Predicted 3D model of a 508-nucleotide part of an RNA (small-subunit ribosomal RNA, 5' domain) from an uncultured bacterium.
Context: one part of a larger RNA
């Protein structure tokens, strides 16, 4: 002397850009935060319209067409986005390799196809059971929902052969024969378009291996039984004690295992001439976790925050017989605690789902509202003005200082207030701005509306005056304070920094 996600005195004019539960991953009232496709479908509703039929000539009714709405079936999404650091000293992350051991929806790009049947399921009627949440049981039905039969360029299992090549297992590629697996439609008058299977290839994303780095303790020194290997099965997308059965007895440790404490990790940040040290808020990536443990299920991907299920704990409902719930999403309550904000406004922008698309979602996001929480800008008036007024302090009583300071006289109007006038932010023709009548521009009046906080004994810029009397008090360190205290208290000076200033706590 730098810094902060700070707090706490005292005091606060404005504007920009950032940040704002560091503590109880304590417990959560209420909203909201993921849906969307009628152009996949079969019901039901249904503005509107057309026709017929009774007739009271403007009602009823009965067929048809039908924008539209939509619970139920399907379909893509919901594994992203968003929160959190509680576990983790770990292939967890960082950095460099390597998969001849692997996945990969949606998107590209190429290749080849879509022939021809078939039986249920919810919805919906009906019965029926419960107080609820929820259910049974009969019957009916459609599909891009299932589910067989055809057909195979290629693909996939075994099987022989050729050609090249390697990194040990082995890889590529050609070309034969034998078994095997596919598909679905919709719109549209229609050119067409959207979709569907089967294959290669790329992208993207992901999964596994290994080098190497990655706190502290030896007052933790021996750890280990699926523990090492092996050979066989199984599992996995795939390698593997991953799991399993036999066999062998290994592995790993002073170059610090094991155990114990502590902790997400980077990019980075802060500081420092560097070298280092500390640090891991905010944004970026990587891992993790969703009330507490366990568990699969569906699905291109999940062992899945706002998905099943099964145990706990806690909270609510109950007809006591059962049920329902999970804010570490965004707001908000209560509690902890020195301390941390609004139950806000819009999808207008960006992005992201879904749809041919109009469009719908969206607390991501953009804003906006609170705090001087922080950094940066501005302002609080300028220029003159000596009778050096008065008033306060002081005084050797002369004076001396506040002080050109004010008065006063001549300007200015940033800001802040009032009136006009008004954006960019919106693109491909148009439309369509939450922010918003915001910023900014332009007039009006008037010094108006706007200064405090610590210090003045050395360290350290900056001193008298009273009051106290080892007292009350100060205090970072030396040390002040016992009757003339520049060191308490107060008052005038002064100094320093300024919407700040100090004080505490932390790193360098």
């Nucleotide at each position: 002397g730098g810094a902060c996600g700070a707090a706490c005195g005292c005091u606060g004019g404005c504007g920009g850009c950032g940040c704002g539960c560091c503590u109880a991953a304590c417990a959560c009232a209420u909203g909201c935060a993921a849906g969307u496709c009628g152009a996949a479908u079969g019901a039901g509703c249904g503005a509107g319209a057309g026709a017929g039929a009774g007739c009271u000539u403007g009602c009823u009714u009965u067929c048809u067409c039908g924008a539209g709405c939509g619970a139920g079936u399907g379909g893509c999404g919901a594994a992203c986005g968003g929160g959190u650091g509680a576990g983790u000293a770990a292939c967890g992350c960082g950095u460099g390799a390597g998969g001849a051991a692997c996945c990969u929806g949606c998107c590209u790009c190429a290749a080849a196809g879509a022939g021809g049947g078939g039986g249920a399921c919810a919805a919906c009627a009906g019965u029926u059971g419960g107080a609820a949440a929820c259910g049974a049981c009969u019957g009916c039905u459609a599909a891009u929902a299932c589910c067989g039969c055809a057909u195979a360029a290629g693909c996939c299992c075994a099987c022989g052969g050729g050609u090249c090549g390697g990194c040990a297992u082995c890889g590529a590629c050609c070309a034969g024969a034998g078994g095997g697996a596919a598909a679905a439609g919709g719109a549209g008058c229609g050119a067409u378009c959207c979709g569907c299977u089967u294959u290669g290839a790329g992208a993207u994303g992901g999964c596994c291996u290994c080098g190497c780095g990655u706190c502290c303790g030896a007052u933790u020194a021996g750890c280990u039984a699926g523990u090492u290997g092996g050979u066989g099965a199984g599992g996995u997308a795939a390698u593997g004690g991953c799991c399993c059965a036999c066999c062998a007895a290994g592995g790993c440790a002073a170059c610090g295992a094991u155990c114990g404490g502590u902790a997400g990790c980077c990019g980075g940040a802060c500081u420092g001439a560097g070298a280092g040290g500390u640090u891991g808020a905010a944004c970026g990536g990587c891992c993790u976790c969703a009330u507490u443990g366990g568990g699969a299920c569906u699905g291109a991907g999940a062992c899945a925050c706002g998905g099943c299920c099964c145990a706990g704990a806690c909270u609510c409902c109950u007809a006591c017989g059962g049920g329902a719930g999970g804010c570490a999403g965004c707001a908000g309550u209560g509690g902890g605690g020195a301390a941390u904000a609004u139950u806000g406004g819009g999808c207008a922008a960006u992005g992201g789902g879904c749809g041919c698309a109009a469009g719908c979602c969206u607390g991501a996001c953009c804003c906006a509202g609170c705090a001087a929480c922080g950094c940066c800008g501005c302002g609080u008036g300028a220029a003159g003005g000596a009778a050096g007024a008065a008033g306060g302090c002081u005084u050797u009583c002369g004076g001396g200082u506040u002080g050109u300071a004010a008065a006063c006289u001549u300007c200015u109007u940033u800001u802040a207030a009032g009136a006009g006038g008004g954006a960019a932010g919106a693109g491909c023709a148009g439309a369509a701005g939450a922010c918003u009548g915001u910023a900014c521009c332009u007039c009006u009046a008037g010094a108006a509306u706007a200064a405090g906080c610590c210090a003045c004994g050395g360290c350290u810029a900056a001193c008298u005056a009273c009051g106290u009397g080892c007292c009350a008090g100060c205090a970072g360190c030396c040390g002040c304070g016992g009757u003339a205290a520049u060191a308490c208290g107060u008052a005038g000076g002064u100094g320093g920094c300024a919407a700040g200033c100090g004080u505490u706590g932390u790193c360098c």
Annotation: The prediction has a mean pLDDT of 86. RNAcentral holds the full RNA, with entries from ENA, Greengenes and SILVA.